[in-house]
A computed fold for a 93-nucleotide RNA from Melghirimyces profundicolus, annotated as Glycine riboswitch aptamer. Of the family's consensus pairs, 90% are formed in the model. It was read from a public genome assembly, where an Rfam model found it. Taxonomically the source falls in Melghirimyces (Bacteria, Bacilli, Caryophanales, Thermoactinomycetaceae). Rfam family: Glycine riboswitch aptamer. The family is grouped with related families in Rfam's "Glycine riboswitch clan". Rfam describes the family as follows. This family represents the bacterial glycine riboswitch. The coordinates come from a structure-prediction model, not an experiment, and the mean pLDDT is 84.
RNA sequence: UUGAAGGCGGGAGGAGAGACCACGGAAGUGGCGCCGAAGGAGCAAACCGGAUCUCCCGGUGAAUCUCUCAGGCAAAAGGAGGCCCGCCGGACG
Numbered sequence: 001u002u003g004a005a006g007g008c009g010g011g012a013g014g015a016g017a018g019a020c021c022a023c024g025g026a027a028g029u030g031g032c033g034c035c036g037a038a039g040g041a042g043c044a045a046a047c048c049g050g051a052u053c054u055c056c057c058g059g060u061g062a063a064u065c066u067c068u069c070a071g072g073c074a075a076a077a078g079g080a081g082g083c084c085c086g087c088c089g090g091a092c093g
Stems, first nucleotide, its partner, number of pairs: 006088006018032001020031004033073003039069001040067003046060005
């Protein structure tokens, strides 16, 4: 079950932070200051294992939390998590 979880495709939206300074036609490069919602990294409880066993050590362990490597800070592009539509799926919630 008039189809949940999950997956694939499409669509409309979609925040934050200097139109900063120098060089350059631009893309960019360097400098200072910032942002977090591409990606990445870190961690709680809990569970597991070990030991010198009511304390300790190690492993697994989430995010929109934290970090800011990357990326971004006019527009454009990108953009998490949701929403809508279609298909797969079939209770695995």